[in-house]
RNA sequence: UUGACUCUGGAGAGCGGCGGGGCGACAGGCCCGGCCCACCGAAGGGGAAGGUCGCGCACCGUGGCCUACACUCUCAGGUUACCGGACAGAGGA
Numbered sequence: 001u002u003g004a005c006u007c008u009g010g011a012g013a014g015c016g017g018c019g020g021g022g023c024g025a026c027a028g029g030c031c032c033g034g035c036c037c038a039c040c041g042a043a044g045g046g047g048a049a050g051g052u053c054g055c056g057c058a059c060c061g062u063g064g065c066c067u068a069c070a071c072u073c074u075c076a077g078g079u080u081a082c083c084g085g086a087c088a089g090a091g092g093a
Stems, first nucleotide, its partner, number of pairs: 005091005014037001016036003020032004038079003044075001045073003050066007
C1' cells in the first nucleotide's frame, strides 16, 4: 500500500395495484413467490472523455487496443421497518 474480518456511521425512491400458494390459535394475522404501472442509484455491471497504434481523399476523417468518476445507463439490485448498502472512521491479526 492492497484485500479480507470485526465494530460504528451510512443516502435515495410506492407501507402501490391485481392474482396465486403455504402457515395459523381459523380471528386478527404471518410467510413465499408471479404479473403490471410508477420511481431510485451508493452491491455488482455496461458506456465513454482521454491516451496510444495504424490507414486515408490529410490538420480532417476513419478503424483497432487500453481506460476514469460519486458522471451517465438502469441489465441486475432496491423503493415503511428489518436486511442490504458505495464510501468513511476505528481495531487487531
Predicted 3D model of a 93-nucleotide RNA (Glycine riboswitch aptamer) from uncultured Thiogranum sp. Lineage of the source: Bacteria > Pseudomonadati > Pseudomonadota > Ectothiorhodospiraceae > Thiogranum. Its mean pLDDT, the model's own confidence on a scale to 100, is 79.